RNA sequence: GCCGAAGUAGCUCAGUUGGUUAGAGCGACGGUUUUGUAAACCGUAGGUCGUGGGUUCAAAUCCCUCCUUCGGCU
Numbered sequence: 001g002c003c004g005a006a007g008u009a010g011c012u013c014a015g016u017u018g019g020u021u022a023g024a025g026c027g028a029c030g031g032u033u034u035u036g037u038a039a040a041c042c043g044u045a046g047g048u049c050g051u052g053g054g055u056u057c058a059a060a061u062c063c064c065u066c067c068u069u070c071g072g073c074u
Stems, first nucleotide, its partner, number of pairs: 001073007010026004019057001028044005050066001052064003
């Protein structure tokens, strides 16, 4: 330099033939329980869906540019 894959909550990921409010597990915080801790149960918070632009009534999802990581070729 060329080709491909990935980027969504603190972490691991789902959601991608455009359309209901963007979700799960773990973690964090609070509560119940306990002499106390852990476990269990209940609840709460946490996201400008990598950046910028475009298409559309409507974009995490489609198109383009760029950035980062990983793999392959030379």

Background: Transfer RNA from a Patescibacteria group bacterium, 74 nucleotides, folded computationally. It matches the Rfam family "tRNA". By type it is a transfer RNA. Taxonomically the source falls in Bacteria candidate phyla (Bacteria).